[in-house]
A computed fold for a 110-nucleotide RNA from Acidocella sp., annotated as Guanidine-I riboswitch aptamer. Its Rfam family is "Guanidine-I riboswitch aptamer". Its family is annotated with regulation of gene expression in the Gene Ontology. NCBI's taxonomy places the organism under Bacteria, Pseudomonadati, Alphaproteobacteria, Acetobacterales, Acidocella. It was read from a public genome assembly, where an Rfam model found it. Its mean pLDDT, the model's own confidence on a scale to 100, is 82.
RNA sequence: CGGGGCAGCCGCUAGGGUUCCGGCCGGAUAAAAUUCGGUGACUGGUCCGAGAGCGGCAGCCUCACGGGAGACAUCCGUAAGGUACACGGCGGGACAAAAGCCCGGGAGAG
Numbered sequence: 001c002g003g004g005g006c007a008g009c010c011g012c013u014a015g016g017g018u019u020c021c022g023g024c025c026g027g028a029u030a031a032a033a034u035u036c037g038g039u040g041a042c043u044g045g046u047c048c049g050a051g052a053g054c055g056g057c058a059g060c061c062u063c064a065c066g067g068g069a070g071a072c073a074u075c076c077g078u079a080a081g082g083u084a085c086a087c088g089g090c091g092g093g094a095c096a097a098a099a100g101c102c103c104g105g106g107a108g109a110g
Base pairs, nucleotide, nucleotide: 008057009056010055011054012053015048016047020045021044022042023039024038025037026036027035028034059083060082061081062080064078065077066076067075085105087108091103092102093101
């Protein structure tokens, strides 16, 4: 310098909208029940949900001990430690719709 591989899953939250539930408004109905329509600048429940948020599990790395006949070769198990850093549009996409979701650790910036 070039090429290839890997960077996972689960839970929660920030946040998000409005398919359903509920709330609110209106209609039908004598009333209630029921039903129809509207409303997310309706707190909520269901739902979506972070690369740069939190937690857990796994994997990987370092190292120590133990096991197999046996050598810090390899394999298995257990323990301890590590798993860094991270400014970021416009626009587009999906689901009912939107979003810190996906495009995207992108474009761009230093």